RNAcentral holds the full RNA, with entries from ENA and Rfam.
Large-subunit ribosomal RNA, domain VI from Telmatocola sphagniphila, 259 nucleotides, folded computationally.
The coordinates come from a structure-prediction model, not an experiment, and the mean pLDDT is 87.
NCBI's taxonomy places the organism under Bacteria, Planctomycetota, Gemmatales, Gemmataceae, Telmatocola.
Rfam family: Bacterial large subunit ribosomal RNA.
Context: one part of a larger RNA
RNA sequence: CGCAGGAUACUUGAGAGGCUUCCUCCCUAGUACGAGAGGAUUGGGAGGGACGCACCUAUGGUGUGCCAGUUAUGACGCUAGUCGUAUCGCUGGGUAGCUACGUGCGGAAUGGAUAAACGCUGAAGGCAUAUAAGCGUGAAACUUCCCUCAAGACUAGGUAUCCUUGCUUUGCUGAAGUCUCCCGGUAGACGACCGGGUAUAUAGGUCAGAUGUGUAAGGAUAGUAAUAUUCUAAGCUAACUGAUACUAACAGACGAACG
Numbered sequence: 001c002g003c004a005g006g007a008u009a010c011u012u013g014a015g016a017g018g019c020u021u022c023c024u025c026c027c028u029a030g031u032a033c034g035a036g037a038g039g040a041u042u043g044g045g046a047g048g049g050a051c052g053c054a055c056c057u058a059u060g061g062u063g064u065g066c067c068a069g070u071u072a073u074g075a076c077g078c079u080a081g082u083c084g085u086a087u088c089g090c091u092g093g094g095u096a097g098c099u100a101c102g103u104g105c106g107g108a109a110u111g112g113a114u115a116a117a118c119g120c121u122g123a124a125g126g127c128a129u130a131u132a133a134g135c136g137u138g139a140a141a142c143u144u145c146c147c148u149c150a151a152g153a154c155u156a157g158g159u160a161u162c163c164u165u166g167c168u169u170u171g172c173u174g175a176a177g178u179c180u181c182c183c184g185g186u187a188g189a190c191g192a193c194c195g196g197g198u199a200u201a202u203a204g205g206u207c208a209g210a211u212g213u214g215u216a217a218g219g220a221u222a223g224u225a226a227u228a229u230u231c232u233a234a235g236c237u238a239a240c241u242g243a244u245a246c247u248a249a250c251a252g253a254c255g256a257a258c259g
Stems, first nucleotide, its partner, number of pairs: 001152001005163007015149004021049007033038001051106005059100004066093005071086006111143002117137004166172002177254004181197005202248003205244005212236002218231005
């Protein structure tokens, strides 16, 4: 820009893409077959490999804005307590998120028309013949079924709902709805997408909790002291959960009839 007014939702599916896998074991059955050795077709069931999709409850990893321990050195006048630097200084753990080594799920079943192959009826050609007319069975291939995208499918589809107002008319106003902008993240390279914008829980803060770490600082007691015990399952705690307007969501624009 188009889809013969402007919008918001929900859809149909022309078409396109994806998937399509392999193995082992058990029963049928030590049956059919075979002198024996051996050993099925078929049908049913179970488990697994690789691959794919999703997810983070559990198991692990990471977790440089969490907690603790600790070395060297410097600083805060000193002690104590902290902080800086040393690969996050090193070490032991670890929330959210992300993730696999983890968890869950998938290939299927179905219909149609067929290939090779196998048939029924049946003449030409009194027989025979699956074929000439006619009618069947039959494969991971074809087409469905399943999953994803999809009306720029210009044949541009369908359904539902909303709006097309008022006035003092060179104009003013500005519907339904949308956008810029702003607060953000289930989203993200940027656009886009999603949530929110005071009639507000969108983000931050605060409060409460969860989680993690593992008993803070300070004091008291015991000991010459290192240290231990006690107040104390303490103190601190990111991204998590809930509550709460304290802070920030300010300020603007577009938009109503064609051929």